[in-house]
RNA sequence: AGGUGUUUCCGGGGCGGGGUGAAAUUCCCCAUCGGCGGUGAUGCCCUUACGAGGGACGGGCCCGCGAGCUUAGCGCAUGACAAGGUGAGAAUCCUUGGCCGGCAGUUACAGUCUGAAUGGGAGGAACGAAG
Numbered sequence: 001a002g003g004u005g006u007u008u009c010c011g012g013g014g015c016g017g018g019g020u021g022a023a024a025u026u027c028c029c030c031a032u033c034g035g036c037g038g039u040g041a042u043g044c045c046c047u048u049a050c051g052a053g054g055g056a057c058g059g060g061c062c063c064g065c066g067a068g069c070u071u072a073g074c075g076c077a078u079g080a081c082a083a084g085g086u087g088a089g090a091a092u093c094c095u096u097g098g099c100c101g102g103c104a105g106u107u108a109c110a111g112u113c114u115g116a117a118u119g120g121g122a123g124g125a126a127c128g129a130a131g
Base pairs, nucleotide, nucleotide: 005127006126008125009124010123016030017029018028019027032111033101034100035065036064037063038062043057044055045054046053047052060099061098068076069075081097082096083095084094085093103115104114105113
């Protein structure tokens, strides 16, 4: 000064019923889905010297990440929550109501169909090394 694991495994879900129409899984009514890490008070379980301590569950809309675009550099883009209750404390628990969802394609406008994608990837596991 440089480097500091691996040809390992895993790693995204959802249009069902009806209406209108020449034509719609795209519009309208009801329905339906929710990656990853963090935080996650109540409540639940265990212990207790009754001071408290420990554990499991627990978020699409709280903080970030991933996915997109690009001149592949700098960068650009990057959605959505309230009320009431409980409680010492709540956009995380319970109830209720609401809202969001890349790009391209399609005989009619797409979170759910088709495509890029048997791709990419946040990350998780296993194994190894060091401490």
Molecule: FMN riboswitch aptamer (RFN element)
Organism: Clostridiaceae bacterium